[in-house]
RNA sequence: GGCGGCGUGGCUAAGACAUGCAAGUCGAACGAAGUCUUCAAUUGGGUAACCGAGAGAGGACUUAGUGGCGAACGGGUGAGUAAUGCAUAGAUAACGUACCCCGGACACCGAGACAGCUGUGGGAAACCGCAGGUAAUACCGGAUGAUGUCUUUGGAUCGCAUGGUUCAAAGAUCAAAGGUUUCGGUCGGUCUGGGAGCGGUCUAUGUCGUAUCAGUUAGUUGGUGAGGUAAUGGCUCACCAAGACAUCGACGGGUAGCGGGACUGAGAGGUUGGCCCGCCACAUCGGGACUGAGACACUGCCCGGACACCUACGGGUGGCUGCAGUAACGAAUAUUCCGCAAUGGGCGAAGGCCUGACGCAGCGACGCCGCGUGUAGGACGAAGCUCCUCGGAGUGUAAACUACUGUUAGGGUGAAGAAAGGCCUGUUCGGCUGCUUGAUCGAUCCCGGAGGAAGCCACGGCUAACUUCGUGCCAGCAGCCGCGGUAAGACGGGAGAGGCAAGCGUUGUUCGGAAUCAUUGGGCUUAAAGCGCGCGUAGGCGGAAAGUUAAGUGCCUUGUGAAAUCCCUCAGCUCAACUGAGGAACUGCAGGGCAUACUGGCUUUCUUGAGGCAAGUAGGGGUGCAUGGAACUCUGGGUGGAGCGGUGAAAUGCGUAGAUAUCCAGAGGAACGCCAGCGGAGAAAUCGGUGUACUGGGCUUGUUCUGACGCUGAGGUGCGAAAGCGUGGGUAGCGAACGGGAUUAGAUACCCCGGUAGUCCACGCCGUAAACGAUGUUUACUAGAUCAUGGGAGUUUUGACGCUUUCGUGGUCGAAGCAAAAGUGCUAAGUAGACCGCCUGGGGAGUACGGUCGCAAGGCUAAAACUCAAAGGAAUUGACGGGGGAUCACACAAGCGGUGGAGCAUGUGGAUUAAUUCGAAACAACGCGAAGAACCUUACCUGGCCUUGGACAUGUACGGAUGCCUGCCUCGAAAACAGAGUCGGCUGCCUUAGGGUGGAACGUACACAGGUGCUGCAUGGCUGUCGUCAGCUCGUGUCGUGAGAUGUCGGGUUAAGUCCCUUAACGAGCGAAACCCUUAUCGUUAGUUGCCAGCGGGUAAUGCCGGGGACUCUAGCGAGACUGCCGUGGUUAACACGGAGGAAGGUGGGGAUGACGUCAAGUCCUCAUGGCCCUUAUGCCCAGGGCUACACACGUGCUACAAUGGUAGAUACAAACCGAUGCGAUGCCGUGAGGUGGAGCAAAUCGGAAAAAGCGCGCCCCAGUUCGGAUUGUAGGCUGCAACUCGCCUACAUGAAGUCGGAAUCGCUAGUAAUCGCGGAUCAGCAUGCCGCGGUGAGUAUGUUCCUGAGCCUUGUACACACCGCCCGUCAAGUCAUGGAAGCCGGGAGUACCUGAAGUCGGGUAGCUAACCUUCGGGAGGCGCCUGCCGAUGGU
Repeated sequence: GGCGGCGUGGCUAAGACAUGCAAGUCGAACGAAGUCUUCAAUUGGGUAACCGAGAGAGGACUUAGUGGCGAACGGGUGAGUAAUGCAUAGAUAACGUACCCCGGACACCGAGACAGCUGUGGGAAACCGCAGGUAAUACCGGAUGAUGUCUUUGGAUCGCAUGGUUCAAAGAUCAAAGGUUUCGGUCGGUCUGGGAGCGGUCUAUGUCGUAUCAGUUAGUUGGUGAGGUAAUGGCUCACCAAGACAUCGACGGGUAGCGGGACUGAGAGGUUGGCCCGCCACAUCGGGACUGAGACACUGCCCGGACACCUACGGGUGGCUGCAGUAACGAAUAUUCCGCAAUGGGCGAAGGCCUGACGCAGCGACGCCGCGUGUAGGACGAAGCUCCUCGGAGUGUAAACUACUGUUAGGGUGAAGAAAGGCCUGUUCGGCUGCUUGAUCGAUCCCGGAGGAAGCCACGGCUAACUUCGUGCCAGCAGCCGCGGUAAGACGGGAGAGGCAAGCGUUGUUCGGAAUCAUUGGGCUUAAAGCGCGCGUAGGCGGAAAGUUAAGUGCCUUGUGAAAUCCCUCAGCUCAACUGAGGAACUGCAGGGCAUACUGGCUUUCUUGAGGCAAGUAGGGGUGCAUGGAACUCUGGGUGGAGCGGUGAAAUGCGUAGAUAUCCAGAGGAACGCCAGCGGAGAAAUCGGUGUACUGGGCUUGUUCUGACGCUGAGGUGCGAAAGCGUGGGUAGCGAACGGGAUUAGAUACCCCGGUAGUCCACGCCGUAAACGAUGUUUACUAGAUCAUGGGAGUUUUGACGCUUUCGUGGUCGAAGCAAAAGUGCUAAGUAGACCGCCUGGGGAGUACGGUCGCAAGGCUAAAACUCAAAGGAAUUGACGGGGGAUCACACAAGCGGUGGAGCAUGUGGAUUAAUUCGAAACAACGCGAAGAACCUUACCUGGCCUUGGACAUGUACGGAUGCCUGCCUCGAAAACAGAGUCGGCUGCCUUAGGGUGGAACGUACACAGGUGCUGCAUGGCUGUCGUCAGCUCGUGUCGUGAGAUGUCGGGUUAAGUCCCUUAACGAGCGAAACCCUUAUCGUUAGUUGCCAGCGGGUAAUGCCGGGGACUCUAGCGAGACUGCCGUGGUUAACACGGAGGAAGGUGGGGAUGACGUCAAGUCCUCAUGGCCCUUAUGCCCAGGGCUACACACGUGCUACAAUGGUAGAUACAAACCGAUGCGAUGCCGUGAGGUGGAGCAAAUCGGAAAAAGCGCGCCCCAGUUCGGAUUGUAGGCUGCAACUCGCCUACAUGAAGUCGGAAUCGCUAGUAAUCGCGGAUCAGCAUGCCGCGGUGAGUAUGUUCCUGAGCCUUGUACACACCGCCCGUCAAGUCAUGGAAGCCGGGAGUACCUGAAGUCGGGUAGCUAACCUUCGGGAGGCGCCUGCCGAUGGU
């Protein structure tokens, strides 16, 4: 959520079921009963008419019973079943068959019962007993009887065998039923032959997974005989034999109905078996037979069990896995409907009856199919809503509105059709006429009127469809990747747009994609994967030639492969779904014929595969025995006399009881130096002194022999390092465990001193290794080069050395090819063949359980639960390394001076506070932003003031003071309008009295202003840092599948990716360098305010003056330095070293200049800016306070600790810079800070301005001092509205810590460090800070081991947020999954014994007994009862 058609619908509890229905029918088989009716003997009443009863006969209808047929079909379900099943093809010469069809022959004579019924009895009921009596198409006896069956005999014919078919003869044996009739018939009955259809049985092949099921089986396998069956058969029994099945998977356990088919797939396959059809099995569970043509029987019988119901407690009854329906179960599945009208079934002669089969309807969008929910027109496009760059855009012809249509739903009408048959009448028996049968469905037409009929999902990619708001790792989404942490196209809402549509989406399942189990169609060096290596069984595969066969194979043909389904064509429902007809197909199996290349079988041959033989040949091949020297340790003796030994350094240890060292003698065990070699041998593991005995294999050569004897190899079997185990030996050295000493935070280690097993031998186990070439064995083929090694041949007359060639073995490089790449490459990982083994994401786990082997340790075989979204390979670029190489830097070293200790200054943290505003955080925050916080600054706090009259800006509208009149000019034909200016007149306001003013100011209102509020992780800009390190890239080309590489590497060289050479690279760019500034020398030009050599003048003195340009200097322009020259080295190079000249020499010194990028580095508080937030406040203003506080900690500095010093006075020499709200001289006052005053100076002129260290001369005499100056007191000065919080300075007084600083750490390589002073910015004032300037002026290093940092090449990597990475193990409590577990419980299967229902079969029988026989006594037979075997269940 509108309609219709066709389908389909308990997948779970084969669990339990109330109620109704689902199998009856035949009176033309039979007796009887009842109802109605006709005739009616007879009889009662009545005068009679008539009213009643009614024997008997007939008709119609109904039926309990006897009898017949059916009930074994139809319908349901899938529990069981892995073969007693199913499918396909066969067999039955081993069988059956009621009803049906065709043919033959028959039906004669008799007899006795039992139901029903009547009477009677028992019982609650179900039901049962006794007596009497009755019919039949019920039952029985006899007759007849063959073409039947059996026995015997003979013949013909056929067959793969047993045997079949047929003919003839003889013998034995067995049948029957009638009903009806119009008397014609018809239906039935018996025997028998055949057919059709339906069944039984047997054979072959196929039919799930498990070997962690490997052996199973006693009626088991076969035979003989018997029984049994419709029929074969161990189907059953007795006896005999010992077989039968099994790795081609027996037996066991798990799961499962099978097929036609269905879904999917290109196919091969995979999954599946619901509806429909065929087969099987089952009917509450288990067992059993009876009846019958057929059953071991869904709605029959008997027995046992469980369950349920009734009961009078004695006993009975029941079986929905039929159709409906109920509760239960479950995610989940329908009406207790209508009808026998059709189709089909049963019975009947028929009418007909029965039929939950079936036909239909109902319910469910459960599926498939079809239709509709309107159609046309209708705006530069309403409203609403959304978005917006505010202009507009979208929704959108969509709506409204106008004109139409009439599907469908609704109401009415209801044709044809689904109907064929059947019955009756007449009949010429072909048909015809008449009558009659619809549960349900139904076209058309009429009414009515756009009226009743649209939703769901999705919109980040895959994947068609995009925006806004909200939210802020929250809420949530999610199939995979993933999204969400304040600008979310991914969450939620809105709007729009996409897809599908009476549906849409989700979930589940199957196939596909998945070549991800690979037959088609995969792999195994390193990704998972070659058994550690041989020998060898089964199996698989197999050289050349000929013949034969025809199993495989091919062709033709026959049978079958049910129907339905799928496919094609046509047809019927208006189409379609659906349905019908025809065809094709069913890829299969079986029979027949033909072919014979290949494979197979058989036969015969061959030599090239393989093997033998002969002649040579190399070798650590194996086993036993014997033997040798060196070294080592021990023992004895001698010499000797204090240490030895060991380590990074030591100690433990040994040694005066004489070690180590050394000499001699002896003992012992193990291992075999040099040779020795990517050399040799072996299947591998492995094998090394020498000799000898035995022995295996290889290679070469041969005009030699056999003749495919071969390859591989599941199981099997043998060998198999080291360690380990058992028994017995042996034990020199070494040496797990263990002891001791060190190291260390610890050190169960590494190092040292000892030392037991073991290592060695013999025998026996173990059976594993990175047992590796991480590469199975074998055969063939496919470029080369080179080395080694073992043979052969040729070449030279011979030999040596060579050379050529050939076979085998071991390596390196490499073409093609292969490979993901690394690599491999005749020793393949190439191209092919054969066989074996193994793999299928990571972890769990090579683990658990089971089995097996082992003395044990343990080995072999080998899962699952659970969990993750990866694990892995090769290569690339980076980064990193307590990897390597080469190189650099005040990086270290060598030095000098500091910091860290003290006091103070300053910044920071912390703590405090009303506030101590904010930022900066390793280097690269911390004398940083801040080049200067008393107020201001100021952002903070307290209190107060203002609010669109904001401290500041702009716009719009309105108001306003104020406009009016006249004339002129421009445009225009003119008027009007507009604009610009102006003369004149009147007037308002302001006024500095000139003038200004109408467009301003001001006001009102609305927009807005404002924010040092947040986010530097939304940003721009600027900056720091690596780092002035030498790097970072591009174009084209080349190489690589690609990421990428090359260039940029290599050899040199440089400060440098600087330059040179080489070179698959050639060039180029950004950096480096250079260009720029400054400084050092010279020249030239110019000489004022600078200078003064010479000339002149003058002064107490001074370039003071005239002059001068020589010099210094100033500041413009030039020159100069380029490895240019020489020598040596180097590659004839770049370049390096040395030298000359030069003021300067190898970028002369210094500065500016900072590549691609890194740090989400810093800054929203310089500025700009997105978003968010505040708007009588987070905005603005004012006063005061705070930023200056103080147990403490850190950074950066200043001053010191003193004699290279301090102090007093005296006396020299700078550079750079500044000055008008300024610098301020001489003078005067003050101890001083300073004051007064104001010459000069907008400056090479005047002023700040004294430079200081230095030099010379006194004092101090090593002390907390004449060092040091903090702190504090008093008195002053200056600036400034204002020095309390909180400025600087001066004088006097006070006189703290501190005597050179722990661990640690910083700067500096030359005019540098150190030391000394001077200036400037900021600034009213305030400097130990910052930025500059000059004076004096060292020491050390010519090295790169180490620390730190940097770049280059290379290497490893499990890192890529890149080592501040990654990552391993353990762990509380709680909980869970899986495995184990003393035990406990349940299920399934099996074995042994006991019990033994029903029942078949057998035996017995003293009870009962109609048919037949009878000699009448009885018998045969039957029933009943008892019992044996088997036997369900139950029990142990």

A computed fold for a 1436-nucleotide RNA from an uncultured prokaryote, annotated as small-subunit ribosomal RNA.